[in-house]
Order: sequence, then structure tokens, then C1' cells
RNA sequence: UGCCGAGUCCCUCCAGGCACGCCUGGAGGGAGCGGGGGAACCAAAAGGGACAGGAAGUCCCAGGGGCGAAUCGGAGACCACGUCCGUAGCGCUGCUCUUUUUGCGCGAGCCCGCCAGCUAACCCCGCAGGCUGCAGAAAGAGA
Repeated sequence: UGCCGAGUCCCUCCAGGCACGCCUGGAGGGAGCGGGGGAACCAAAAGGGACAGGAAGUCCCAGGGGCGAAUCGGAGACCACGUCCGUAGCGCUGCUCUUUUUGCGCGAGCCCGCCAGCUAACCCCGCAGGCUGCAGAAAGAGA
């Protein structure tokens, strides 16, 4: 100066700092953005075993589900490997948006805990983290 991402803005109180303008932290509130649960209708039509035994419940084994672009396939390795090649999909390419094109990247990780389809009312949760000195073009519409 910009980028990924929902991850921004405002107000009150307390404490500290101070360049007296504000800043940092904590406790609250509001707006906005994002996510989950949750009827009817529609869709769907399943757990198994043990303990208990009227049922509930507990444990074990399969499962199932959520955030996200981050799925799937092949080769390799193989009780160690965790590497490579592709791929659904995603991002950037510098005033903004749409389309095309060029080039460059990503294609992870985490969570719930046997349970959740959709879903009005209603209920609940998040507002992080990580990068960059890099900055091609065409058409249309704006600023």
C1' cells in the first nucleotide's frame, strides 16, 4: 500500500498510559455482517451388542452431522508413509462492478459426540487468525 476471511463500527463504566488528541485492557449495551438449532407441507423411513429389564439410563462398536473453496481419483510408501501427479471447487492479477483473457497461488484444518433433512415464529453462537512491497490487457457501465 494492498490481500484471504463473517471476523467491522458506535456508546457507557472501570483501570492504566499519554503527545491531552487519543490509545491499551477488562465488564456491559447497540447496529451491522456471519453461522447453528428449530413447525406445518414436502422429503425420508435403520442402528447392533452388553448391563438393566416396566421404562429410562450407562458402556462398547458401526455411523451420522457442522464450519470452510478445500472434494474426488491415481501412483508411491506400507506399520510405516504422510511424497508426487491430477481434479470438483476457490482466491489474486491495484479506482469499483460485470464479462473475457494473461499470469500466479490454494485445493487445508478444526469441531459436535450416537444426535440435528427442509423449516415461519422462536432460541443459541462468532466478530478471529494469517499474509504483502508484489501492482498485465480488452469491452461495457459507473466513480

The RNA shown here (c-di-AMP riboswitch aptamer (ydaO/yuaA leader)) has 143 nucleotides and comes from a soil metagenome. The sequence is in RNAcentral, with records from MGnify. The model forms 96% of the base pairs in the Rfam consensus.